[in-house]
Context: one part of a larger RNA
RNA sequence: UUGGGUUUAAAGGGUCCGUAGGCGGGCGUAUAAGUCAGGGGUGAAAGUUUGCAGCUCAACUGUAAAAUUGCCUUUUGAUACUGUAUGUCUUGAGUUAUAGUGAAGUUGCCGGAACAUGUGGUGUAGCGGUGAAAUGCAUAGAUAUCACAUAGAACACCGAUUGCGAAGGCAGGUGACUAACUAUAUACUGACGCUGAUGGACGAAAGCGUGGGGAGCGAACGGGAUUAGAUACCCCGGUAGUCCACGCCGUAAACGAUGGAUACUAGCUGUGGGGUUUUCGGACUCCGUGGCCAAGCGAAAGUGAUAAGUAUCCCACCUGGGGAGUACGUUCGCAAGAAUGAAACUC
Numbered sequence: 001u002u003g004g005g006u007u008u009a010a011a012g013g014g015u016c017c018g019u020a021g022g023c024g025g026g027c028g029u030a031u032a033a034g035u036c037a038g039g040g041g042u043g044a045a046a047g048u049u050u051g052c053a054g055c056u057c058a059a060c061u062g063u064a065a066a067a068u069u070g071c072c073u074u075u076u077g078a079u080a081c082u083g084u085a086u087g088u089c090u091u092g093a094g095u096u097a098u099a100g101u102g103a104a105g106u107u108g109c110c111g112g113a114a115c116a117u118g119u120g121g122u123g124u125a126g127c128g129g130u131g132a133a134a135u136g137c138a139u140a141g142a143u144a145u146c147a148c149a150u151a152g153a154a155c156a157c158c159g160a161u162u163g164c165g166a167a168g169g170c171a172g173g174u175g176a177c178u179a180a181c182u183a184u185a186u187a188c189u190g191a192c193g194c195u196g197a198u199g200g201a202c203g204a205a206a207g208c209g210u211g212g213g214g215a216g217c218g219a220a221c222g223g224g225a226u227u228a229g230a231u232a233c234c235c236c237g238g239u240a241g242u243c244c245a246c247g248c249c250g251u252a253a254a255c256g257a258u259g260g261a262u263a264c265u266a267g268c269u270g271u272g273g274g275g276u277u278u279u280c281g282g283a284c285u286c287c288g289u290g291g292c293c294a295a296g297c298g299a300a301a302g303u304g305a306u307a308a309g310u311a312u313c314c315c316a317c318c319u320g321g322g323g324a325g326u327a328c329g330u331u332c333g334c335a336a337g338a339a340u341g342a343a344a345c346u347c
Stems, first nucleotide, its partner, number of pairs: 004318003007301002012315001014202004021195003025089007033082002035078005040072003048066007092192001093189003096185006104178007111155001116150007126137002163170002207248006216242002221237004259314006267292011296303002320347003329340004
């Protein structure tokens, strides 16, 4: 390389949009580029295969034929499939109308509980913390309790294998703006589709820059314990950070460790959002989301219409362990670093 693979053995890109490209629904007509058939040209010699012949045989050699599976800006045809051109269709895709759904997003306003702090009242000697203690707080009146005020962050119950979102993710209430999805109707367009290298956008937490904010929690750090030691686990404090605005970073066990799209292949049982029907028990059906299983698949665990089954199309990735996601180079970044990504050597 051919091939074989990618849930867990190496291997699905974090997610989506989309350029080139690849692939692509039904029925006609034309064309004949691909495709197929016949002819023509070419396919050196040697070698190979077959026949015959020459060395006494053979190896070897000569001669004739075949083969040379290929190529052609050659020619004559075929037209199923692919292509191209054109016409048409509605089931794929989309538009429209009606009804609805949700913690989808952005932004404003509002709310109560709790924690903390401050002020004032009551009140007096402890409080706090632990396995036990101590550090710590407290007669300058703490802890406890009541009233008022202030501030920041998070939203108990509802709450659920619940819902929504491309993924990351999203949860107090309410308004505005924005997007999506589902069902029904079949009114409209008429293949407008799928995938997607390069590219673009989004992308938890931590981290970075500037300016705010800072209640609680809390890396670092200080102290008290524990211990042989204790740079920890436990306790008392506590700075960055956590929060907001704007700008970077671009990574995660970014996981369903399972790329996207389409079609097909027994059932049973929950649940969310709709529709049709009903004898009000239910039945049927569409889109999601769970459980158990048939066939099948799988090394097994398992999976099983939300496939890891049966097929097609497109992309990404893998090819023994270590060295190593390292070095070098390049690109990006303020930096941290990210992306791309070897070899020697060794087993």